[in-house]
C1' cells in the first nucleotide's frame, strides 16, 4: 500500500427567497378569523408492531387451564435484550511426532430455540436379511450326503469382511479361535463413583463396569421459571344536543295510578309517585387536560475483563388531530459521465424513509463515506 | 389500536400422523365430420409467496419478511 472478515460512527454543510404548522407579541375584526413580526419545526431506523416496561382504567383471593422462557453467571425498571464464561459446530492461522495430516494440540474470529430421549406415549418412508429387548442376503468355518473332480444340497457355528440405508446395537490395534466375537488386553468413546479446581455451567485426574443407554421434544409430553385484563379511541373535566321515556335495586308511606268524583285496575304475597343508585333506549362527534424533561444525553474522573454503574459538570426549545416539517436559487462537499496535453470546464445524481402517549431492545430497509481490530499478500528500510 | 385467517399448474381447489405434489376447467396436438361444436385419445404446464433453520427427509414444523382478506372497539 492492497485484500478478506468483524466491530463502531456519520448519513451532506452553509446562506438567501417564497410557502406550511404550533406558540409568543402587536394590530385589525362582521368575533368565524385575518394581517405583520419573532422563536422553533422528523429519524437511525420515526418502519414492522415481534418482545419488555412506564402511565391510565377495570378487577374479592387462590389453583388449574392457556401462552411463553430454557447451558452457567452477571447487567438492567424489565425482557425472548445485552455482556462475560462453558460446551458443540464452522472458518482461518500456527505447532509436535511423522515420508505424509483433512486426524491431534494451541490460538483467533464467527455462530448455536444449548433443560430432559432411564417418567410415559409416538414416529423413523424407500431400500435392506434386519430399524430398536433386531437380524443373516452374499460371505467365512465345522460336519454329513452326493460327485472322479470343479462343485451342489442338508444340519449347525459366526457377525471379522461385502452389500442396503440418514442411521445397523461401541471404534482402532493386538492376542485368541475351526472361523469368529469385549471372548481377553491396551488406548479412545460411553456409563457410574470418588477426588481436585471453579460461585456455577464445566474441566482435569483416578477407580470401577465389558457396553447394558441409536435419532427426533422447531412430535405429544415432563421439569423449570414468568405472565390478572384492556389500551391515549386508556382515562378525566366542561359545554352542546336528544330525552325528561322504559326496566331493576335500595330506602320509605297505607294507599296508589290521576287535582276531585264515578268506574276500572293494582296493593299487607309490602304496591305507585316524589328521592338515591344502576342499566337500557335515544342522541351529539365540540373544546380542554392527559402531551412531552426523560429508566434522557455529551464530556471528564472513578469501579468493572465487559455489558453497565457511581460522582461532577454542561446540554436539551415538533406536539399536530386528517394531521405542518416543502420548493427554488447560490457557494461548497461527495460520486459518476463527457471534453481538455494540462490547469480546469461542463452535465447528472446524493440512499432508505417520515413523528401521532412515552421509553428499553430486537428485526427489516439503507446511495455513499470515515475510523478501529485480527489475519493474509506485496514493497521499502 | 387489538384479534383471526389465507398464499399450491393460466383459473378453482385437494394432498392422512412430515415420506414419489394431484383433480376438474382451460391451453396445445391428433382422431371423428363436408365444416364447427359435442365426443374420444394423448401431451405440456409448479423455485408449493420469499429467505433462513429443525429433521435422514418440509407444501406440512419454527423464525423473519412480502402480499391479500375478514372481525371488534
Nucleotide at each position: 500500500c492492497g485484500g478478506u472478515u468483524c466491530c463502531g460512527c456519520c448519513g451532506g454543510a452553509c446562506g438567501a427567497u417564497c410557502g406550511c404548522g404550533u406558540c409568543g407579541c402587536a394590530g385589525g375584526u362582521c368575533c368565524g378569523c385575518c394581517u405583520g413580526c419573532g422563536c422553533c419545526g422528523a429519524g437511525g431506523a420515526a418502519a414492522g408492531u415481534c418482545c419488555g416496561g412506564g402511565c391510565u382504567c377495570c378487577u374479592u383471593g387462590g389453583a388449574c387451564a392457556c401462552a411463553c422462557u430454557g447451558c452457567c453467571a452477571g447487567g438492567u425498571a424489565a425482557c425472548g435484550c445485552c455482556u462475560g464464561g462453558g460446551c458443540g459446530c464452522g472458518c482461518c492461522g500456527g505447532g509436535a511426532a511423522g515420508c505424509a495430516a483433512c486426524g491431534c494440540c494451541c490460538g483467533g474470529c464467527g455462530u448455536g430455540a444449548c433443560g430432559g430421549a432411564c417418567a410415559g406415549u409416538g414416529c423413523c418412508a424407500c431400500a435392506g436379511a434386519g430399524a430398536a429387548c433386531a437380524g443373516a442376503c452374499c460371505g467365512c468355518c465345522u460336519u454329513c450326503a452326493c460327485g472322479c473332480g470343479a462343485g451342489u444340497g442338508g444340519a449347525g457355528g459366526u457377525a471379522a469382511g461385502g452389500g442396503u440405508g440418514a442411521a445397523a446395537c461401541g471404534g482402532u490395534g493386538g492376542g485368541g479361535u475351526a472361523a469368529g466375537a469385549g471372548c481377553c488386553c491396551a488406548c479412545c468413546g460411553c456409563g457410574u463413583c470418588c477426588g481436585u479446581g471453579g460461585c456455577a455451567a464445566c474441566a482435569c485426574g483416578g477407580g470401577c463396569g465389558g457396553c447394558a443407554c441409536g435419532g427426533c421434544a422447531a412430535a405429544c409430553c415432563c421439569c423449570u421459571g414468568u405472565g390478572g385484563g384492556a389500551g391515549c379511541a386508556a382515562g378525566g373535566u366542561c359545554a352542546a344536543a336528544u330525552a325528561g321515556g322504559c326496566g331493576g335495586c335500595g330506602a320509605g308511606c297505607a294507599g296508589c295510578a290521576g287535582u276531585c268524583c264515578u268506574c276500572u285496575g293494582c296493593g299487607a304475597u309490602c304496591a305507585a309517585g316524589a328521592c338515591g343508585c344502576c342499566g337500557c333506549g335515544g342522541g351529539u362527534u365540540g373544546a380542554c387536560c392527559g402531551c412531552u424533561a426523560g429508566a434522557g444525553u455529551g464530556c471528564a474522573c472513578g469501579a468493572g475483563c465487559g455489558a453497565u454503574c457511581g460522582u461532577g459538570u454542561g446540554c436539551c426549545g415538533a406536539g399536530a388531530c386528517a394531521a405542518a416539517u416543502g420548493a427554488u436559487c447560490g457557494u461548497c462537499c461527495g460520486a459518476g459521465g463527457c471534453c481538455g496535453c494540462g490547469a480546469g470546464g461542463u452535465c447528472u445524481c446524493g440512499a432508505c424513509a417520515g413523528a401521532a402517549c412515552c421509553c428499553g431492545g430486537c428485526u427489516u430497509a439503507u446511495a455513499g463515506g470515515c475510523g478501529g481490530a485480527a489475519c493474509c499478500g506485496g514493497u521499502c528500510g | 389500536u387489538g384479534g383471526g385467517g389465507c398464499g399450491u399448474a393460466g383459473g378453482u381447489c385437494a394432498a392422512u400422523u412430515g415420506g414419489c405434489a394431484g383433480a376438474c376447467c382451460g391451453u396445445c396436438c391428433g382422431a371423428c365430420u363436408g365444416u364447427u361444436a359435442a365426443u374420444c385419445g394423448g401431451a405440456a404446464a409448479g423455485u408449493u409467496g420469499a429467505u433462513g433453520g429443525u429433521u435422514c427427509g418440509a407444501g406440512u414444523c419454527c423464525a423473519u419478511c412480502c402480499g391479500c382478506c375478514c372481525c371488534a372497539g
Background: Predicted 3D model of RNase P RNA and transfer RNA as a complex of 454 nucleotides. The coordinates come from a structure-prediction model, not an experiment, and the mean pLDDT is 76.